RNA sequence: GACCGAUAAAGGCAAACCUUUCGAAAGAAAGGGACGCAAAGCCAUGGGUCUAAAGUCCGUUAAGAGCUAUUAGUUCGCAGCGGGCCAUGAUUGCCAGGUUGCCGAA
Numbered sequence: 001g002a003c004c005g006a007u008a009a010a011g012g013c014a015a016a017c018c019u020u021u022c023g024a025a026a027g028a029a030a031g032g033g034a035c036g037c038a039a040a041g042c043c044a045u046g047g048g049u050c051u052a053a054a055g056u057c058c059g060u061u062a063a064g065a066g067c068u069a070u071u072a073g074u075u076c077g078c079a080g081c082g083g084g085c086c087a088u089g090a091u092u093g094c095c096a097g098g099u100u101g102c103c104g105a106a
Base pairs, nucleotide, nucleotide: 004104005103012037013036017032018031019030020029021028022027035093041099042098043097045096046095047094048091049090050089055085056084057083058082059081060080064076065075066074067073068072
């Protein structure tokens, strides 16, 4: 120095949950709080997972329009509502990869 990770030493981070803020949401930030973590430091590069605003399709379809004609039927159809697809959004404490770092037993 590398690999590696001890009932070592010094420390570090902070899950769930609560409060506030941002966000359409997933989620993020700050404070409290500790489930845990040898990279639970950083990077969204690959995969996975989460969300679906915008977009698009379908259904319904009051406004409105057309056709037929038996004042009824039928077609189109705005807004709204419901559903499907979808990341450009998120997740590094999902996995992998990259990169930086404390200590030094076996």

Record summary
The prediction has a mean pLDDT of 87. Predicted 3D model of a 106-nucleotide RNA (c-di-GMP-I riboswitch aptamer) from a Bacillota bacterium. Lineage of the source: Bacteria > Bacillati > Bacillota.